[in-house]
RNA sequence: CAGUCGGACCGGACGAUCGCUGUCGCAAGGCAGAGGAAAGUCCGAACUCCAGAGAGCAGUGUGCCGGAUAACGUCCGGGACGGCCAGUUCAAGCUGGUUGGACGGAAAGUGCCACAGAAAACAUACCGCCCGGACCGCAAGGUUCAGGUAAGGGUGAAAAGGUGCGGCAAGAGCGCACCGCCGCGCGAGUAAUCGAGCGGGCAGGGCAAACCCCACACGUAGCAAGACCAAAUAGGGAGGAAGUUUCGCUGCCGCUUCGUGCGGUGGCGGAUGCGUGCCGGCUCGGUGCGCCAAACCUUCGGGUAGGUCGCUUGAGCCCCGCAGUAAUGCGCGGCCCAGAGGAAUGAUCGUCCUGCCGCAAGGCAGACAGAAUUCGGCUUACAGGUCCGGCUGCCAA
RNA sequence: CGGGGCGUAGCGCAGCCUGGUAGCGCACCUGCCUUGGGCGCAGGGGGUCCGCGGUUCAAAUCCGCGCGCCCCGACCA
Numbered sequence: 001c002a003g004u005c006g007g008a009c010c011g012g013a014c015g016a017u018c019g020c021u022g023u024c025g026c027a028a029g030g031c032a033g034a035g036g037a038a039a040g041u042c043c044g045a046a047c048u049c050c051a052g053a054g055a056g057c058a059g060u061g062u063g064c065c066g067g068a069u070a071a072c073g074u075c076c077g078g079g080a081c082g083g084c085c086a087g088u089u090c091a092a093g094c095u096g097g098u099u100g101g102a103c104g105g106a107a108a109g110u111g112c113c114a115c116a117g118a119a120a121a122c123a124u125a126c127c128g129c130c131c132g133g134a135c136c137g138c139a140a141g142g143u144u145c146a147g148g149u150a151a152g153g154g155u156g157a158a159a160a161g162g163u164g165c166g167g168c169a170a171g172a173g174c175g176c177a178c179c180g181c182c183g184c185g186c187g188a189g190u191a192a193u194c195g196a197g198c199g200g201g202c203a204g205g206g207c208a209a210a211c212c213c214c215a216c217a218c219g220u221a222g223c224a225a226g227a228c229c230a231a232a233u234a235g236g237g238a239g240g241a242a243g244u245u246u247c248g249c250u251g252c253c254g255c256u257u258c259g260u261g262c263g264g265u266g267g268c269g270g271a272u273g274c275g276u277g278c279c280g281g282c283u284c285g286g287u288g289c290g291c292c293a294a295a296c297c298u299u300c301g302g303g304u305a306g307g308u309c310g311c312u313u314g315a316g317c318c319c320c321g322c323a324g325u326a327a328u329g330c331g332c333g334g335c336c337c338a339g340a341g342g343a344a345u346g347a348u349c350g351u352c353c354u355g356c357c358g359c360a361a362g363g364c365a366g367a368c369a370g371a372a373u374u375c376g377g378c379u380u381a382c383a384g385g386u387c388c389g390g391c392u393g394c395c396a397a
Numbered sequence: 398c399g400g401g402g403c404g405u406a407g408c409g410c411a412g413c414c415u416g417g418u419a420g421c422g423c424a425c426c427u428g429c430c431u432u433g434g435g436c437g438c439a440g441g442g443g444g445u446c447c448g449c450g451g452u453u454c455a456a457a458u459c460c461g462c463g464c465g466c467c468c469c470g471a472c473c474a
Base pairs, nucleotide, nucleotide: 001393002392003391004390005389006388007387008386009385010384012352013351014350015349016348017347018346020033021032022031023030024029035368039379040378042377043376044375045374046373047222048221050219054284055283056282057281059218060217061216062215063214064078065077066076067075068074079103081100082099083098084097085096086095087094088093104213105212109211110210111207112206113205126153127152128149129148130147132145133144134143135142136141161179162178163177164176165175166174180202181200182199183198184197186195187194188193226309227308228307229306236300237299238298239297240296245271246270247269248268249267250266251265252264253263254262255261273291274290275289276288277287278286279285302473303472304471316335317334318333320331321330322329323328353366354365355364356363357362398470399469400468401467402466403465404464407423408422409421410420417454425441426440427439428438429437447463448462449461450460451459
């Protein structure tokens, strides 16, 4: 210097004129006015209502370890694993660098593993290899029977530890070394995990983004939440159910043997039961209302679609310092930065910037996209530009 | 603004939960039947399962992201 990868940031600038929204002002007029994603609505919260927000089950989600945070599926640091590159080893493997991911449990249980293949998790003998018997053959060898064998071939995504040496009739953890695995205690580390040692020839394939198990978290709905004011109407129709129980006190009426005796009818309180609503799935438990016609629920119909609050000072933004590897936290100082409500943030012109076209004058274009209760993230879209870092290649010294 | 559902042949739908060959009806094509057409009978073709990525040996199906379409939700009494 070029290419490529990763990260951070900017994402047109200034002025004039005419408008729009908010706000200040008596007025003239002044001041402010989209984003990094305002988006998808995928997570997490704030806020508000549901009486309090209880227990269990179901459901949903998360899932190595530690930390950050209001919280999170986010972020930071670490670990193990996989891919790629380089070095090294006879080989398996090991070491270093880089990079990636939803990374608990497959020796709790159940289930699935199509086709192919002899055999798919209880292992298995198709070809091949080997020992023996019988038969054929002069022989080499062949056929057949009974066995041994998982080293080789073949099938498959996957074939029951791997590599090397020995061993054997042929083979095989059959034996040994190394690697892997299992168990035991020891050391390092907050932990995940790692290291070395001893013992064991090795048992236990994969799938949990299959059911499931374990641990943890989550009550529900969403600003059309919710609060207040005003206006209007048929304050309407239909449907949905349960003790006219019992006890105590008591009012009235009747009967009366005149005894606060009996019967009827109401009121209040309690007990127990039933229905229904709520605790937006179920049960328990709690709680409101009701027990003969109202509240409540469902549905049909009717009316109004006006105003105020919630509504922007907030886990807020900027600079500096301190603590921490970092995410982040703390402290000092400064700042106020859209709040409309079917919805303002625009248009035109001039100068400049960037890119393309043109010999030139000049012309054309300027990404993705636009607030809607508010924050923290993730994901997706994005012309062009700036800075930083890694890797590779070339040139010069 | 908030919530829910769907996307499979030209059209309307199954299959998805519990992964292994993608099916039904109408439509289309060919032949037979008919004087000809329709009806009928026999046979046949046609799908990148909305797109991209992941899990898995294997994805229409399970998981994530995106795209498109549809539905519901105001207050009063």